[in-house]
Context: one part of a larger RNA
Order: sequence, then C1' cells, then structure tokens
RNA sequence: GACUAACGCUGGCGGUGCGCCUAACACAUGCAAGUCGUACGAGCCCUUCGGGGCGAGUGGCAGACGGGUGAGUAACGCGUAGGUAAUGUACCUCUUCGCUGGGGAUACCUAUCCGAAAGGAUAGCUAAUACCGAAUGAACUUAUCGAACGGCAUCGUUUGAUUCGUAAACCUCCGGGGCGAAGAGAUCAGCUUGCGUACUAUCAGCUAGUAGGUGGGGUAACGGCCUACCUAGGCUACGACGGUUAGCCGGUCUGAGAGGAUGAUCGGCCACAUUGGAACUGAAACACGGUCCAGACUCCUACGGGAGGCAGCAGUGAGGAAUCUUGCGCAAUGGGCGAAGGCCUGACGCAGCGACACCGCGUGAGGGAUGAAGGUCUUCGGAUUGUAAACCUUUGUCAGUGGGGACGAGAACGGACGGUACCUACUGAGGAAGCAUCGGCUUACUACGUGCCAGCAGCCGCGGUAAUACGUAGGAUGCAAGCGUUGUCC
Repeated sequence: GACUAACGCUGGCGGUGCGCCUAACACAUGCAAGUCGUACGAGCCCUUCGGGGCGAGUGGCAGACGGGUGAGUAACGCGUAGGUAAUGUACCUCUUCGCUGGGGAUACCUAUCCGAAAGGAUAGCUAAUACCGAAUGAACUUAUCGAACGGCAUCGUUUGAUUCGUAAACCUCCGGGGCGAAGAGAUCAGCUUGCGUACUAUCAGCUAGUAGGUGGGGUAACGGCCUACCUAGGCUACGACGGUUAGCCGGUCUGAGAGGAUGAUCGGCCACAUUGGAACUGAAACACGGUCCAGACUCCUACGGGAGGCAGCAGUGAGGAAUCUUGCGCAAUGGGCGAAGGCCUGACGCAGCGACACCGCGUGAGGGAUGAAGGUCUUCGGAUUGUAAACCUUUGUCAGUGGGGACGAGAACGGACGGUACCUACUGAGGAAGCAUCGGCUUACUACGUGCCAGCAGCCGCGGUAAUACGUAGGAUGCAAGCGUUGUCC
C1' cells in the first nucleotide's frame, strides 16, 4: 500500500459497488421451463346461434440455453499460434427442385380388475403435421469406367456415362403459416499440432493395449478408440514413473521497473450436479430441477412396497472469527414457445439488510475578553482549558412538514423501482463525534495513585517510593463517521 476480511469502542446522511473464503455438510416450505387449439380427436363452459373460451391426453419445438459451484483435474484442462485434403451443425439467411397416392395402429375415453399408496393389467372405440409401405428422383448417395484443373503423402474441386439406395404434411379467417431433398452462408461444436503452464530426486527407473504394423469393427470424423494376428518395441536426469498441492486465463494487488503474490465480484474456457456406473432421446447430453442400475442417507407404508436429491432464488439447521430478504415486477434488456394477441422466465431490472469497501456531504458561519464560572496545574504571582462558552448577528446543506413531480417508453398499449430522484415554500442551530496515541523510533506532558506489585510492550525496553513508558485525571497530538487491533500478500 491492498483486503470478499473479522474483532473492540463508536456511529448522522447519500451515491456506487460488494456480501459462506469454513461443511462439494444435511435440508422443512414456496417459487426457479415451459409453450403451441393456425398439428389432432374426445370432453366441458358461455353464446346475440354468427361464434368464443377452458383444456387432461396424442403431437411439435424448447427443456444441452440461461442460473450455481470449484469437488475433481498438473491435463491439449487452460493460454497462444496453427491444422482439419480426417469432421458435424436444429433454429436463421439465400438459391434450386418438389409436397402424389395408400395402409395399419394407439393415447385420451368407456368397461372390468389389482394395489394402502406410488402405480398398473385386460378388453373395446378413435384422430393427426404421430407411425409404416408404395410412387416420383432435378439433387444427393453406393459401385464401376473415364475427363479437366489443382494440391500438402494419403488426395481436393469440377464434370460425363451406367448403376444401388433415399423424400415429404398438411393447417388456414385465403392474407398466410408449414413440410421434404440438395447446395451455399452464418453460427456453434468435435478432433488435432507447436510452444508455455506449481512443488518434490528423502520418488530413478516406468510400461502388455504397453510401442508399431496388417485385417476387421466402430465414430460425424483421424486414431489401440475396440478386436484378432504379427513384430518387440515405447518413455526417461532436457526428470519418465510416483507423491503433494491446485480449476486455467483476461485480469487483480504490490513494485520505479524487472519481478513477487493472487485468480472474490465482471468476462472467456473447463469440470461437476447426493456417491459410483450406464445408456436412451436428440442437430447437439452420457443430460443440475430426464431415465435405468447399485451404494449411503432421509421420508411414507396397510410391511407387500414406494418417494426424494437447493454446488438455482429466498430460507433452515450445522460448522465457523465471519457473510443478507422465505421481498416487488416482467415496466426495461435478454431468452423459450406461438402466425399473432400472448404465456412463462428467482435470467434480469429493482427494492430490503450489513460503515463491508470506495467516494461525497454534514454535525454550523461571522462577531464576541469581565480573558466569566467550573476543571487542572502552580514558584500562590499566576498559567491553561480559551474565542472555547455565554451573548449578538446570520445561514439553511442534511434531517422534518406542505405543494408539484419525472427520464428510463423510438407509432399505440405498458413503469416494479416510486409519490422515488428532482423542483419549490416553510420551520428552526435545533436531531448528528468518536477512536487511538503522547519514553525513542513517532506528531503530542503534567499531576495523583501504585511500588519488580498491578500492569505495559511492534522493537529497544518500562515498573523495586517523586514512573512524561502501569492506572486515572487535566492538557496535547493524529485520523475522523470512523478509529484501533488481529490475519494475509507485495
């Protein structure tokens, strides 16, 4: 000098930030991801009989974003510069060509039944943009035979012929909305390479899918990624292997710099979601508020069996020196769905609490000497507190009361914040100063008490009868709504 600080004493106001560093400990309760009736058939309600609304279920899109945490990870995890001629990409934009004709089911529902519940079974009925054949094939794809151009080994791009395979879905208020195939773009992602990335040698050898090859499988894609066989390799003092610690970075703090330390808030990347494992769906997950299995824990139970996962926002207990409200609103920004109106959004915008930090303001200003009283000291003369107070004049920041009252909202509607900020009038010095220190370092001194006691102390050191060093008082000094102590880093 700096703190995501804590503790002690004290505490007027405002703005802007920040607020579990410990137990990735356990969690009561509420909310945090839905939406679409212009995909579908039932059901219900209203009706001016035109129509309108609600809506479980099927179906579509979204739930892989947004939000949290830092446990793990010393690693292509991150940073930086490249590669992908080894790759994918829903929604969005542009371009080209299409949307023909059929079929069988099923949820909801009804009936019966089982179960304490969670839930489930059987039979029957029905629709679709749900599902399945068929047709067509500009285009794409498989295979074969070519051609041209180019490159970076494998090859890439364009193109000709034959051939294998692959489409679709309709709704409508007639305005429109949607679907399929292919190409391009944009975006996002996967993989990969060079270099950099903590401590430890009181860790010196490590390694059998190990290193490489061939065939096969698998993936969007290269690859021991997996598998069978073959070879016996591969790494290592330029530190392998092991151990310990740790999310990485932009940055932050410090420092003249070099450097050192650090990685709260904000932004980028990664990893994780009670512990371990696994896949399904999907353009993308091996998926925080999805599924399955196993473990621990908690809860319900009719003992047969079930339910759950706050490292989302609040909140509770516990741990701890220590860290907030079970608030308001979708008005703004952004996101999801929808043709739209709109719905949802603890993202976000705000408010609340906390001197936790930084910044700003105030606690009055001018005059006022009988240098009042009181206190303290005294050489008893006085000195000091001290222009300080009283007293006179004056102002009105903040706080208070009355009135007005926003911007944030680009055509309309729409303001949580908020009757807030701000403006204006009135009142009246009133409601607003403490903390530490005073031996030297280091700005600031006397009295009394105590008597190596009680105590102080960052270092040197004070205290054993006149202590400027302990305690109290008066005074002084330094900072100031803070001051001091402790802890950590430079």
A computed fold for a 490-nucleotide part of an RNA from an uncultured bacterium, annotated as small-subunit ribosomal RNA, 5' domain. It matches the Rfam family "Bacterial small subunit ribosomal RNA". Gene Ontology terms of the family: structural constituent of ribosome and ribosome. The prediction has a mean pLDDT of 85.